TPP riboswitch aptamer (THI element) from a Bacteroidota bacterium, 98 nucleotides, folded computationally. Lineage of the source: Bacteria > Pseudomonadati > Bacteroidota. The coordinates come from a structure-prediction model, not an experiment, and the mean pLDDT is 75. It was read from a public genome assembly, where an Rfam model found it. Its Rfam family is "TPP riboswitch aptamer (THI element)". About the family: Vitamin B(1) in its active form thiamin pyrophosphate (TPP) is an essential coenzyme that is synthesised by coupling of pyrimidine and thiazole moieties in bacteria.
[in-house]
RNA sequence: CAAUGUCUUUAGGGGUGGCCGUGUAAUAACGGCCUGAGAUUACACCCUCUGAACCUGAUCGAGGUAAUGCUCGCGAAGGGAAUAGACCACCAAUGCAU
Numbered sequence: 001c002a003a004u005g006u007c008u009u010u011a012g013g014g015g016u017g018g019c020c021g022u023g024u025a026a027u028a029a030c031g032g033c034c035u036g037a038g039a040u041u042a043c044a045c046c047c048u049c050u051g052a053a054c055c056u057g058a059u060c061g062a063g064g065u066a067a068u069g070c071u072c073g074c075g076a077a078g079g080g081a082a083u084a085g086a087c088c089a090c091c092a093a094u095g096c097a098u
Base pairs, nucleotide, nucleotide: 001095002094005087006086007085008084010082011048012047013046014045016042017034018033019032020031021030022029054079055078056077060073061072062071063070
């Protein structure tokens, strides 16, 4: 500064890119680096209508990068998966910055 939330039960929804190297006929597979809560399955992470988790628009626009939804816009656009209980507060818990 923002803010109506925090936790639990059971249930459900979602994403898993980019680059480099090894390797191969080519794939696969393995390792490393970048961003992030999470980058192939993790008894993980995030989100569940107070819904930007996630999807469509999108082979989108601007900026930037070794490269990429990397950042912002698009977005008071459209869709999208749940109840119950307890606690706290009236700006506290929580988040961000210093």